[in-house]
Predicted 3D model of a 1504-nucleotide RNA (small-subunit ribosomal RNA) from a metagenome. Its mean pLDDT, the model's own confidence on a scale to 100, is 84. RNAcentral holds the sequence, with entries from SILVA. It matches the Rfam family "Bacterial small subunit ribosomal RNA".
RNA sequence: AGAGUUUGAUCCUGGCUCAGGAUGAACGCUAGCGACAGGCCUAACACAUGCAAGUCGAGGGGUAACAGGGAAGCUUGCUUCCGCUGACGACCGGCGCACGGGUGCGUAACGCGUAUGCAACCUACCCAUUACAGGGGGAUAGCCCGAAGGAAUUCGGAUUAAUAUCCCAUGGUAUCAUUUUAUCGCAUGAUAAAAUGAUUAAAGAUUUAUCGGUAAUGGAUGGGCAUGCGUAAGAUUAGUUUGUUGGUGAGGUAACGGCUCACCAAGACUACGAUCUUUAGGGGUUCUGAGAGGAAGGUCCCCCCCACUGGAACUGACACACGGUCCAGACUCCUACGGGAGGCAGCAGUGAGGAAUUUUGCGCAAUGGGGGAAACCCUGACGCAGCAACGCCGCGUGAGUGAUGAAGGCUUUCGGGUCGUAAAGCUCUGUCAAGUGGGAAGAACUCAUAUGGUGUUAAUAUCUCCAUAUGUUGACGGUACCACUGAAGGAAGCACCGGCUAACUCCGUGCCAGCAGCCGCGGUAAUACGGGGGGUGCGAGCGUUAUUCGGAAUUACUGGGCGUAAAGAGCGCGUAGGCGGUCUUUUAAGUCAGGUGUGAAAGCCCGGGGCUCAACCCCGGAAGUGCACUUGAAACUAAGAGACUUGAGUAUGGGAGAGGGAAGUGGAAUUCCUGGUGUAGCGGUGAAAUGCGUAGAUAUCAGGAGGAACAUCAGUGGCGAAGGCGACUUCCCGGACCAAUACUGACGCUGAGGCGCGAAGGCGUGGGGAGCAAACAGGAUUAGAUACCCUGGUAGUCCACGCAGUAAACGGUGAACACUAGGUGUAGCGGGUAUUGACCCCUGCUGUGCCGCAGCAAACGCAUUAAGUGUUCCGCCUGGGGAGUACGGCCGCAAGGUUAAAACUCAAAGGAAUUGACGGGGGCCCGCACAAGCGGUGGAGCAUGUGGUUUAAUUCGACGCAACGCGAAGAACCUUACCUAGGUUUGACAUCCCGGGAAUCCUGUGGAAACACGGGAGUGCCCUUCGGGGAACUCGGUGACAGGUGCUGCAUGGCUGUCGUCAGCUCGUGUCGUGAGAUGUUGGGUUAAGUCCCGCAACGAGCGCAACCCCUUUCUUUAGUUACCAUCAUUUAGUUGGGGACUCUAAAGACACUGCCCCGGUUAACGGGGAGGAAGGUGGGGAUGACGUCAAGUCCUCAUGGCCUUUAUGCCUAGGGCUACACACGUGCUACAAUGGACUGUACAAAGGGUUGCCAGCCUGUGAAGGUGAGCCAAUCCCAUAAAGCAGUUCGUAGUUCGGAUUGGAGUCUGCAACUCGACUCCAUGAAGCUGGAAUCGCUAGUAAUCGUGGAUCAGCACGCCACGGUGAAUACGUUCCCGGGCCUUGUACACACCGCCCGUCACACCAUGAGAGUUGGUUGUACCAGAAGUCGUUGGGCAAACCUUUACAGGAUGCAGGCGCCUAAGGUAUGGCUGAUGAUUGGGGUGAAGUCGUAACAAGGUA
Repeated sequence: AGAGUUUGAUCCUGGCUCAGGAUGAACGCUAGCGACAGGCCUAACACAUGCAAGUCGAGGGGUAACAGGGAAGCUUGCUUCCGCUGACGACCGGCGCACGGGUGCGUAACGCGUAUGCAACCUACCCAUUACAGGGGGAUAGCCCGAAGGAAUUCGGAUUAAUAUCCCAUGGUAUCAUUUUAUCGCAUGAUAAAAUGAUUAAAGAUUUAUCGGUAAUGGAUGGGCAUGCGUAAGAUUAGUUUGUUGGUGAGGUAACGGCUCACCAAGACUACGAUCUUUAGGGGUUCUGAGAGGAAGGUCCCCCCCACUGGAACUGACACACGGUCCAGACUCCUACGGGAGGCAGCAGUGAGGAAUUUUGCGCAAUGGGGGAAACCCUGACGCAGCAACGCCGCGUGAGUGAUGAAGGCUUUCGGGUCGUAAAGCUCUGUCAAGUGGGAAGAACUCAUAUGGUGUUAAUAUCUCCAUAUGUUGACGGUACCACUGAAGGAAGCACCGGCUAACUCCGUGCCAGCAGCCGCGGUAAUACGGGGGGUGCGAGCGUUAUUCGGAAUUACUGGGCGUAAAGAGCGCGUAGGCGGUCUUUUAAGUCAGGUGUGAAAGCCCGGGGCUCAACCCCGGAAGUGCACUUGAAACUAAGAGACUUGAGUAUGGGAGAGGGAAGUGGAAUUCCUGGUGUAGCGGUGAAAUGCGUAGAUAUCAGGAGGAACAUCAGUGGCGAAGGCGACUUCCCGGACCAAUACUGACGCUGAGGCGCGAAGGCGUGGGGAGCAAACAGGAUUAGAUACCCUGGUAGUCCACGCAGUAAACGGUGAACACUAGGUGUAGCGGGUAUUGACCCCUGCUGUGCCGCAGCAAACGCAUUAAGUGUUCCGCCUGGGGAGUACGGCCGCAAGGUUAAAACUCAAAGGAAUUGACGGGGGCCCGCACAAGCGGUGGAGCAUGUGGUUUAAUUCGACGCAACGCGAAGAACCUUACCUAGGUUUGACAUCCCGGGAAUCCUGUGGAAACACGGGAGUGCCCUUCGGGGAACUCGGUGACAGGUGCUGCAUGGCUGUCGUCAGCUCGUGUCGUGAGAUGUUGGGUUAAGUCCCGCAACGAGCGCAACCCCUUUCUUUAGUUACCAUCAUUUAGUUGGGGACUCUAAAGACACUGCCCCGGUUAACGGGGAGGAAGGUGGGGAUGACGUCAAGUCCUCAUGGCCUUUAUGCCUAGGGCUACACACGUGCUACAAUGGACUGUACAAAGGGUUGCCAGCCUGUGAAGGUGAGCCAAUCCCAUAAAGCAGUUCGUAGUUCGGAUUGGAGUCUGCAACUCGACUCCAUGAAGCUGGAAUCGCUAGUAAUCGUGGAUCAGCACGCCACGGUGAAUACGUUCCCGGGCCUUGUACACACCGCCCGUCACACCAUGAGAGUUGGUUGUACCAGAAGUCGUUGGGCAAACCUUUACAGGAUGCAGGCGCCUAAGGUAUGGCUGAUGAUUGGGGUGAAGUCGUAACAAGGUA
């Protein structure tokens, strides 16, 4: 510090996800030790049991228990007695219990933090100082007696003490009242002094020294109150408040105060967020972060609140009190049913809840606290130990050496590689753990004893105090630590290994099982699942989950945006607020600088120190960005004062304008009405029909009515804030602009709320209604057509007055100001020059357009009218969907508008640009693509292939073009892969091993054969040590293996088809672009061609095109046998001499190149014409197939990975099948006839093949053929007659002398064998068919058409295929259209690329959510009822020891009980608000590989 993920790729926007840190954690696997720290986050849920606050006998009465002592009784170890002593239960009294400890319910608050104030206060114990403590009185608990009760407990009587309590006295610097003076202060005032009057104190204990008591002052400590500032979310909470706000007076409090009360006034708070709702203890700090921030508040420290829930007071210095009281409530327990008891949010512990959190431990030794004179007692505070890897830190599980690179595992290309110096082995070490022994520090006090001193005293007794010495006190704990002993011995796991992200292979599985943080893996070769091996990371831990910060500049203060990605309000006016021109001066609020105080400690940071180190702990420093006070500065902001004119405005004079409102006027056109003329149609459409018209339409003429809109002018022209505004005239009103001067003097900009305006459509009331026209009707179209088209047609459109308040209200661009190159139009006004004048030219301001630099921008683009550079203010955005929806509020008559979520769901959604592909987009061009022609197919019969069906099997493959006379250049057996049956198992075939035999030949039985079981004959070659061995062949056997036309062409190689013989496909360097990419390859011409030329940020190059190759056409040379024969001989015959001229053969050459001429064209490429030539513009044909596409075809040609099979899916054999047959399709043959059939005669080829062959000739047969047999291994012989043609005869338009299917009979040939299932021949038979619907195919010249010939395969079988020649046409105007293709361009939501993408209803499943008659909880408001305990007030008739009076009876004073009153908790009644759960039914929404219906959008998406 970044990375992954939207796309075919790119840039951007934008979300999601990851890598880091942290935790009071939990879960999974694993686990050796120690140090330190932390350990109910949930139910402030309920709690058994024990302990957590007591102490003081030196305050008191006393003596229940214990001990000692004494006494008595006697059974000599027991009972009883004595407060005598130590002590001490309960009791009175003092102090403490308000601390310490726990929890975080409540609280959004002066609760907390920080800084101040109290001139408005209190403070027990402690410290200092001053003064004082005199004299009396009456009670009471306990103990005792009696009573009630189950108990808790209570009542009555008698008696008693105090440091309990009461009275009197004394009394000050206390308090109060009055008066006076002085000093000081921030207002009220404070302080000091003096005088007078009034009121209020006290306690003793123990033994000689202290402690305690009272009053007062001061201090310290702790607290109370007040104030400034800061302190969560929600406006779908906008108004709240009646003691409320203030005053006067009174009461109350320690104290100010509506704190309370009476009266008076009507205020107080609030958009700088009151009130309400939700959530929450606050801080020091903790985590994270570069920081700013964000999140958190467990442990430790400070503050606050609480103590079962609610209320209340008492006591006290302090409480409205965790282990106190009273009342009410819920719950638990006891009960004799009458009543009682209780409060772990103290420490342990239990149950419950929960993913989850410890021992009912030890000790007061230390530190601290309470009481006490002290010893001492108490202390679950605390110190320790225990449990659990919960965290941080440290240590160990060994170190060195060791290659035959052991064994073994895994893997392998079988060579090896790897685990791996790893192990073993050898040499060492001894941390931890274990054992044995030793063994601290933490301890200071206190107390005891001794000695010395001091004080008291008569005292050298005692006692107090001080000092010294000795002794005494340790929970942890025999712990830390140390030494020794033996021993490598007891001590390693977890996660991950597709990318992000370090780390790779084998097997298993086969969209299954599973994984997954995101992207995504898995459908038979998974580095992604599971296992193994190996590796990587961390390590006594490792992973997962959860939460939080970071990354995220993804809420942007630091530090983002708003033309098109989310985002500028439809527009204006304007309130609050924010911001604001120039100069002078003052102040000092902001600002800046210095100082002072504070910012607790702990923590963080720095420097030291202590535990062996570290974590941890200790000491010191710094920091703590803050607040307050204070001193200064005066630039800027602000405030006050004064001035200015440039911002803003006013006045004067002009012209421009569809600016607004009202009234009036006008012509053209449509429609309707009346009349005339006139006759059969009109109208409408792609074509029609509905409709209108013989009752007279349309057309045409004249007249009239009515409503709406204003052609031309008209212009990216004008005006207006926007919406918007268009005939003409008049009236009223607003704004902008120009020019020149004068005036005011910052009066300005923006603008949350607010107010107003606001297209179309809509609503209300009343008019109006020509045309147009939702709805609706009809006609068409269509599969349908609730649409597009047509004929009609109502609201509405128009007017008046209201409402509504939205639009793609768009420049998709808020308003204002300033600055930053230009060029060129246009509208308005002005200036200059010039002219008689109009123009032209130069120039200023204001508006409105285009182009363009810098700059900006993701790009597109914007660019003085900014999307540039700055300033000010407002509005708005934060992934897509859900949703601009629900609920609530406000507005509206309604329709609806505005404000505006969540659950849930996805990993994208999106912008701009790029390359392709596509378009029922455009342009250019080509092709037997269409057109023009010729001949076919589709109809018939047959052949052949395919589908389907059938079958035991009908083997398999090929399926649009590019499968279907295709693989198959030839299925009777074989082939053959299929079926049935019979056999066989190292095999029909290959290699190796063992044994026998040479091989081989003849033959028998069974059998369909394979095969099984037998018999006989027979020995070779090489070497030899003569025993034998070897090679080849054969038989038998063992196992390695053979075999497979079994699967996968979607694992592959090779080969092939196709686009397409189409003209394309790319690269290097350079340049442009952020980039994908572009350029080149586009453009202008031209070509069959990316062929060539020209131009050009391109210059070159490669694969393709063309050429080079073959055949053919012409000629030359060479060579003539088996070919040829002009000349010379010769023959039946090129037969034989001979010839080398010709044909021909087969070798080498030549020729054609737009080379020549003319014209056109850019002086080009090239095109048109011509000459010459056998041939002319690639002469004709072939071979040749770029980058690639179709997961095209082939595992059944071959090769091959993987899988499967191995007495079978292999092999052998016989028979059958591949030849089936209601049917459908493809490809062909033959025909339907006279351009023909039949018969007779007759002419002319080319190219092939031939010894298991072609076969002449002759004989036989009607014929297929048979017999015999010459020649030929071929320019020699044979196949072999070419046919159409030509000449002649016949047939006469008919199912025929056409056509030949089918069938019967008889044969021939091949072959082991023609039944299933061959071909041919002869005789007989003589179907369909009379030119073929929709549709569709081939062909542009030696081509189509037509005619025959040959060959491969092959024993035989050809209408197929491949080749050969003969005869030999027609037509092409042309490129509008169909199909295919190429180039350029355009649109795109496509990229699996239009066979694409994609929308909505319906049906089904699931999920969350709204409404819903209601039902049921929580919380809260208001009104009323009722009202415990208690304070306060009042009363106090009852009761009463203290004081006073007293005649001693009583009275007074005072107090208490009781009564009454105010307030008031729980409770109740009624009625609201808010909020949750649930609810028949219902609404939409979301999600879900293969449901239904259509096809709305994306291309002009077929109606933009």